This is a predicted structure of a 105-nucleotide RNA (SAM-I/IV (S-adenosyl methionine) riboswitch aptamer) from Proteobacteria bacterium 228. Lineage of the source: Bacteria > Pseudomonadati > Pseudomonadota.
[in-house]
RNA sequence: UAUAUGCAUCAAGAGUAGGGCUGACGUCCUCGCCAACCUGCCUAACCUGGGCAAGGUGGACUCCCGUAAGGGAGAUGCGGCCAACUGGCAACCAAACAGGCCUUU
Repeated sequence: UAUAUGCAUCAAGAGUAGGGCUGACGUCCUCGCCAACCUGCCUAACCUGGGCAAGGUGGACUCCCGUAAGGGAGAUGCGGCCAACUGGCAACCAAACAGGCCUUU
């Protein structure tokens, strides 16, 4: 850089809050909470792992089959904004580590 007929996850976790609409189911707004999928930050740099809810999403009852292994369906993620020709902008008061590789001395 390309790749969506693709890749990863569906374990655990999280409000008996306030308000609007509705006959109800439900849905919307505000605030709070949960969660490392993407971006960003953290040991000088890079890679791997880990950490941090800051930016972008998401979530707060997933369902079906199978004895099980597992399979299927469905869901979520694979950053955002401005400009779009080159490009430009924001990302915490949090965290601030382990290993490896390369370069220089």